């Protein structure tokens, strides 16, 4: 520069199920002082006996992330995980979470299947380990061919291979 794979790996946007009869909010009834944006303590704007916070009912009733579909796109460490450190945001400090972001280091060649585990609303999906098989490339060995081909074993990693 260039291959693995018809489910190679991302990313966008358009449609749809799901999320969910959930969260919000209305009314009604119970109860009666607190509530106050991820957790816990401290505090602030504000809300509250003209009734907080929570229970029960009825009538309304959503979104976001993840998923499928389709179409465009980028590109083959595509990429995805972890773990120090740094930064943003989540109302302020603090300690933690959780989401993005910037390095550094560290694993994994690639999809799928099983069985376990984190995640989530989820039996969907993603990651992560661990099985035993497919494929793809390269070494070594052995057969086979006119042959640089073919097939069979074993064994490595992508910083590899052509």
């Nucleotide at each position: 520069a260039g291959a693995g794979g018809u489910c190679g790996c991302g990313a966008a946007u358009a449609u749809u199920a799901u999320c969910a009869g959930u969260a919000a909010g209305u009314c009604a009834g119970c109860u009666g002082a607190g509530c106050g944006g991820g957790u816990a303590a401290a505090g602030a704007a504000g809300c509250u006996u003209a009734g907080a916070a929570g229970c029960u009912g009825a009538g309304u009733g959503a979104a976001a992330g993840g998923g499928a579909u389709a179409u465009u796109u980028g590109c083959c460490g595509a990429a995805g995980c972890g773990c120090c450190g740094g930064u943003u945001a989540g109302c302020u400090u603090u300690a933690c979470c959780u989401a993005g972001c910037c390095u550094g280091c560290g694993c994994u060649g690639g999809g799928a299947c099983u069985u376990g585990g984190u995640u989530u609303a989820a039996g969907a999906g993603a990651c992560c380990a661990a099985g035993g098989a497919c494929u793809g490339u390269c070494g070594c060995u052995g057969c086979u061919u006119c042959a640089u081909g073919g097939c069979a074993g074993c064994g490595g990693a992508g910083c590899g291979c052509u």
The prediction has a mean pLDDT of 83. A computed fold for a 162-nucleotide RNA from Ligilactobacillus ruminis, annotated as Lysine riboswitch aptamer. It matches the Rfam family "Lysine riboswitch aptamer". From the family's description: Riboswitches are metabolite binding domains within certain messenger RNAs that serve as precision sensors for their corresponding targets. Allosteric rearrangement of mRNA structure is mediated by ligand binding, and this results in modulation of gene expression. This family includes riboswitches that sense lysine in a number of genes involved in lysine metabolism, including lysC. The sequence is in RNAcentral, with records from MGnify. The source organism's lineage runs through Bacteria, Bacillati, Bacillota, Lactobacillales and Ligilactobacillus.